This is a predicted structure of an 80-nucleotide RNA (c-di-GMP-I riboswitch aptamer) from Candidatus Aerophobetes bacterium Ae_b3b. NCBI's taxonomy places the organism under Bacteria, Bacteria candidate phyla, Candidatus Aerophobota. Rfam family: c-di-GMP-I riboswitch aptamer. Gene Ontology term of the family: cyclic-di-GMP binding.
């Protein structure tokens, strides 16, 4: 250096749900809350799923989601 990932440490993230805000919705901010996560950090790049549009259907536009899944970029700690 890889690989890997403990009942280690130090630190980080934060689902449900509530408040409030914002969006035609899917969603998003944000305070609380702690479900879980070693990339739950970043990318909408391939599928997936939602929402909307538009159609007689299939096929399309246009959005949301990275905490569905893979791919790229990076990155803390060190037992076995």
């Nucleotide at each position: 250096a890889g690989u890997c990932g403990a009942u280690a440490a130090a630190g980080g993230c934060a689902a449900a749900c509530u408040g409030c805000c914002u969006g035609c919705a899917a969603g998003g901010g944000u305070a609380g809350a702690g479900c879980g996560c070693a990339a739950a950090g970043c990318u909408a790049u391939g599928g997936g799923u939602c929402g909307u549009u538009a159609g007689a259907a299939a096929a399309g536009g246009c959005g949301a989601u990275u905490g569905c899944c893979a791919g790229g970029c990076u990155g803390c700690c060190g037992a076995a």